SAM riboswitch aptamer (S box leader) from Gaiella occulta, 123 nucleotides, folded computationally. The RNAcentral record of the sequence draws on Rfam. Model confidence (mean pLDDT): 81 of 100. The organism belongs to Gaiella, within Bacteria.

């Protein structure tokens, strides 16, 4: 560097340094930010991917935070965009006593995809 695999639910903040933007990217929205965001450093913590232990081994399950390696600590991966389903609402049309049918638009919500992030990793 990396085909590929798993997860993207939950959870967990204080201090210091620095200074103007930041929330990956494009567009739109929304939000954070001179009451100092973002970033970096320290400490604290969360979690349990790898490692560790048990079940004989693979697989899988469980324990568990323990030598160790990562990760993470605003908002669902902040939300949407592409595809499918689709409550409700709106407007015509048809038939009609009530009511019903079908078409178009919009569209909460749900599922998937794409992209991305993190870990593992053949080569």
């Nucleotide at each position: 560097u990396g085909a590929c695999c798993a997860u993207c639910a939950c959870g967990a903040g204080c201090g210091g340094u620095u200074c103007a933007g930041g929330g990956a990217u494009c567009u739109g929205g929304c939000c954070c930010g001179a009451c100092g965001a973002c970033a970096c450093c320290g400490c604290c913590g969360c979690a349990a991917c790898c490692g560790g232990g048990a079940c004989g081994a693979c697989c899988g399950u469980c324990c568990g935070u323990c030598a160790g390696g990562u990760g993470c600590g605003a908002a669902c991966u902040c939300c949407a965009g592409c595809c499918g389903c689709g409550a409700g609402c709106c407007g015509g049309c048809c038939g009609u006593c009530c009511c019903g049918g079908g078409c178009g638009g919009u569209g909460a919500g749900c599922g998937g995809g794409a992209a991305g992030a993190u870990g593992g990793a053949a080569g």